[in-house]
RNA sequence: GGGCGCCUAGCUCAGCUGGCUAGAGCAAUUCAUUUACACUGAAUAGGUCAGAGGUUCGAAUCCUCUGGCGCCCA
Numbered sequence: 001g002g003g004c005g006c007c008u009a010g011c012u013c014a015g016c017u018g019g020c021u022a023g024a025g026c027a028a029u030u031c032a033u034u035u036a037c038a039c040u041g042a043a044u045a046g047g048u049c050a051g052a053g054g055u056u057c058g059a060a061u062c063c064u065c066u067g068g069c070g071c072c073c074a
Stems, first nucleotide, its partner, number of pairs: 001073007010026004019057001028044005050066005
């Protein structure tokens, strides 16, 4: 220098054939249970979907650019 892939909650990830309010597990907080802790059950909070622009009635999802990470080739 060229090609490809990934970036979504604190962590690991799903969703990516565009459509109702963006989800799961773990972690956190509260409550129940317990003498207490753990386990278990219930609830709650937590997100500019890496950033910007475009297409569209509508974008996490499609297109372009930028940034970061990884792999391959030279």
Molecule: transfer RNA
Organism: bacterium